The part of an RNA shown here (small-subunit ribosomal RNA, 5' domain) has 534 nucleotides and comes from a Sandaracinaceae bacterium. Rfam family: Bacterial small subunit ribosomal RNA. Lineage of the source: Bacteria > Pseudomonadati > Polyangia > Polyangiales > Sandaracinaceae.

Context: one part of a larger RNA
RNA sequence: GAGCGAACGUUAGCGGCGGGCUUAACACAUGCAAGUCGAACGCGAUCGGUCCUUCGGGUCCGGUCGAGUGGCGCACGGGUGAGUAACACGUAGGUAAUCUACCCUUUGGUGGGGGACAACUGUCCGAAAGGACAGCUAAUACCGCAAGAGACCACGGCACCUCCGGGUGCAGGGGUAAAAGGUGGCUUCGGCUGCCGCCAGAGGAUGAGCCUGCGUAGCAUCAGCUAGUUGGUGGGGUAAUGGCCUACCAAGGCUAAGACGCUUAGCUGGUCUGAGAGGAUGAUCAGCCACACUGGCACUGGAACACGGGCCAGACUCCUACGGGAGGCAGCAGUGGGGAAUAUUGGACAAUGGGCGAAAGCCUGAUCCAGCCACGCCGCGUGAGUGAUGAAGGCCUUCGGGUUGUAAAGCUCUGUGGGGAGGGAAGAAAAAGGCGGUCAAGAUAACGGGCCGCCCUUGACGGUACCUCCUUAGCAAGCACCGGCUAACUCUGUGCCAGCAGCCGCGGUAAUACAGAGGGUGCAAACGUUGCUC
Numbered sequence: 001g002a003g004c005g006a007a008c009g010u011u012a013g014c015g016g017c018g019g020g021c022u023u024a025a026c027a028c029a030u031g032c033a034a035g036u037c038g039a040a041c042g043c044g045a046u047c048g049g050u051c052c053u054u055c056g057g058g059u060c061c062g063g064u065c066g067a068g069u070g071g072c073g074c075a076c077g078g079g080u081g082a083g084u085a086a087c088a089c090g091u092a093g094g095u096a097a098u099c100u101a102c103c104c105u106u107u108g109g110u111g112g113g114g115g116a117c118a119a120c121u122g123u124c125c126g127a128a129a130g131g132a133c134a135g136c137u138a139a140u141a142c143c144g145c146a147a148g149a150g151a152c153c154a155c156g157g158c159a160c161c162u163c164c165g166g167g168u169g170c171a172g173g174g175g176u177a178a179a180a181g182g183u184g185g186c187u188u189c190g191g192c193u194g195c196c197g198c199c200a201g202a203g204g205a206u207g208a209g210c211c212u213g214c215g216u217a218g219c220a221u222c223a224g225c226u227a228g229u230u231g232g233u234g235g236g237g238u239a240a241u242g243g244c245c246u247a248c249c250a251a252g253g254c255u256a257a258g259a260c261g262c263u264u265a266g267c268u269g270g271u272c273u274g275a276g277a278g279g280a281u282g283a284u285c286a287g288c289c290a291c292a293c294u295g296g297c298a299c300u301g302g303a304a305c306a307c308g309g310g311c312c313a314g315a316c317u318c319c320u321a322c323g324g325g326a327g328g329c330a331g332c333a334g335u336g337g338g339g340a341a342u343a344u345u346g347g348a349c350a351a352u353g354g355g356c357g358a359a360a361g362c363c364u365g366a367u368c369c370a371g372c373c374a375c376g377c378c379g380c381g382u383g384a385g386u387g388a389u390g391a392a393g394g395c396c397u398u399c400g401g402g403u404u405g406u407a408a409a410g411c412u413c414u415g416u417g418g419g420g421a422g423g424g425a426a427g428a429a430a431a432a433g434g435c436g437g438u439c440a441a442g443a444u445a446a447c448g449g450g451c452c453g454c455c456c457u458u459g460a461c462g463g464u465a466c467c468u469c470c471u472u473a474g475c476a477a478g479c480a481c482c483g484g485c486u487a488a489c490u491c492u493g494u495g496c497c498a499g500c501a502g503c504c505g506c507g508g509u510a511a512u513a514c515a516g517a518g519g520g521u522g523c524a525a526a527c528g529u530u531g532c533u534c
Stems, first nucleotide, its partner, number of pairs: 001534004006530005013380006019373002021338001026336003030333003035072003040069002043066007051058002079291003089215007098208002103204008111145001113143002120135006151176003155172001157170005181196006217263003224254003229251008266288004270281004293314005316327004344370001346369003352366001353364004383413004393404004417475001418471006427461001433455007478523005483504003489518005499506002
């Protein structure tokens, strides 16, 4: 000199864009943060309509609500940095050792049966959380059967390729699947057809697993470490290789090019500094990893060993009828505590994105906005021009004057910001709905679908930004320094006292160094101090 997620002191007008627990991965009251689908299914409540009625009610249709079965989602998004010195990360590769729900393209199918369990009803246990028994019932829930193009598994045959481990392709004989689904349209009631589903296969896309080369802290006052250890065989396990696990066999494996141990630490793109080399760092944003009260474990699932799922143990908190139960903010707000220190228990799904749904739509503390804070950067303003009797006052004085100083007053203007009044956005593209046209399949059809055009509709921010008019110079400047380094000087007080200080050093009676005043210098809505980095 530059920089900061800063803090502290004094001061403070406005706006834009960003940022905001670096400490206790300390404990958490309360609310919200993951649901959705009735176009998969049965039931209950209720409203409207229709029909019947013994006037009690019942049937059918449509809507709303409720829990339940079922499907998809809950593995994304959001948080944190504890652990980790490691294939964790970065980079370059490998997978002939692998998987991939939803999505896209494509091929072939979607036949025929069965038995349950919730909800519900009844009885019972328990303070509660919750549970037991019996009975009834539906499905795109569950389970057999048939067929099997192709696929998979084991068997042998042929051809090609090969990294020599194996892989690919062709034909052959044995085991494995479906929802007869839902909802529209037309119908001569036979059926036909659209959309969404479902099953099997092939390819793609995306995502993920695993392996490897190289790189990625400090300490040698850590020098030897290792029994599943190193390798092999058989077996198990996984989507998959592997001492990943297990039985047996062998005795290996690593190390001064630093093994092992201890300490510290999430890694990277980047950020800061520097001419660069380098040094320091890893907030915000983005990629990867790890974690979710602490430790362990599996279940479901395409994917978890799963933040707002489960089980066990532990610590802590709460309820209890003492028998037993409930909980997990390192999600968004918020509270206590710690600390020098870090914000609202706000609005909206309007936009972007996500989940579910055919859609309308519902959910979304992701997100978009608003609130607080000079925390940072940037911009604007606090007036402009003129004005010498160089006014008054202050300060200094050699008493002549000098300085504050064109500064003020005065005169002429302007109206940013502030205040008042009026107007007033862009961000919205759509989807759905209505009308019209066109195209393919289809039965020369209907509905539905693709494309095009027109109409209608949707804004939290917000009556915000912005624009126009009015108003008055009126309401808006401080902080640090002035001995040298270092830009800026005099007076008074004090008298090695009180004090200053980054270094040198000032102060013991004329202190430009302390304190005050006048004046000056620097920066300016900030200015200084402290801390840290180069």

Description
The coordinates come from a structure-prediction model, not an experiment, and the mean pLDDT is 81.